RNA sequence: GGGCCCGUAGCUUAGUUGGUAGAGCGCCGCAUUUGCAAUGCGGAGGUCAGGAGUUCGAAUCUCCUCGGGUCCA
Numbered sequence: 001g002g003g004c005c006c007g008u009a010g011c012u013u014a015g016u017u018g019g020u021a022g023a024g025c026g027c028c029g030c031a032u033u034u035g036c037a038a039u040g041c042g043g044a045g046g047u048c049a050g051g052a053g054u055u056c057g058a059a060u061c062u063c064c065u066c067g068g069g070u071c072c073a
Stems, first nucleotide, its partner, number of pairs: 001072007010025004019056001027043005049065005
């Protein structure tokens, strides 16, 4: 330098026929307990790596950039 894959909540990730982004763990509150844990209920937390384009509509399609992995030189 070139090819391929990946980047979504604090962590692990689902979402791939384009239609208003979910789960588990963790965190906060309440109930329960003498107290803790466990359990139940509720809640907060996301510019979907960044930018541009296409589209009525983009995490999803296209292009560029950044970061990580891998292969080739």
A computed fold for a 73-nucleotide RNA from a Parcubacteria group bacterium, annotated as transfer RNA. Its Rfam family is "tRNA".